[in-house]
RNA sequence: AUAUUUGGCUAGGGGUGCUUUGCAAAUGCAGGGCUGAGAAAUACCCUUAAUACCUGAUGCGGGUAAUACCGACGAAGGGAAGCGUUUUUUCUUUGCC
Repeated sequence: AUAUUUGGCUAGGGGUGCUUUGCAAAUGCAGGGCUGAGAAAUACCCUUAAUACCUGAUGCGGGUAAUACCGACGAAGGGAAGCGUUUUUUCUUUGCC
């Protein structure tokens, strides 16, 4: 110097649906059920990318009480990074044996 691994700091990106009960009657407040890392926490996930998330999609197949719930689409098109630390590999230079 190159590539790679772990963790850290700073900064940034992202989602929050379905259903039900009570109150309310503006679609709001509180609680329960489902999936999930996360269903408004200060938490969780992700930060160059087959793996956060969005679009296509009010779409397709399956399933459910219902829902992007599961699968395909999908190496699709978009999508937010820098600096230390650490592990290993390779190359170069110098010194010693």
Predicted 3D model of a 97-nucleotide RNA (TPP riboswitch aptamer (THI element)). The model forms 100% of the base pairs in the Rfam consensus. It matches the Rfam family "TPP riboswitch aptamer (THI element)". Rfam's curators write: Vitamin B(1) in its active form thiamin pyrophosphate (TPP) is an essential coenzyme that is synthesised by coupling of pyrimidine and thiazole moieties in bacteria. The previously detected thiamin-regulatory element, thi box was extended, resulting in a new, highly conserved RNA secondary structure, the THI element, which is widely distributed in eubacteria and also occurs in some archaea. Analysis of operon structures identified a large number of new candidate thiamin-regulated genes, mostly transporters, in various prokaryotic organisms. The THI element is a riboswitch that directly binds to TPP to regulate gene expression through a variety of mechanisms in archaea, bacteria and eukaryotes. through a variety of mechanisms in archaea, bacteria and eukaryotes.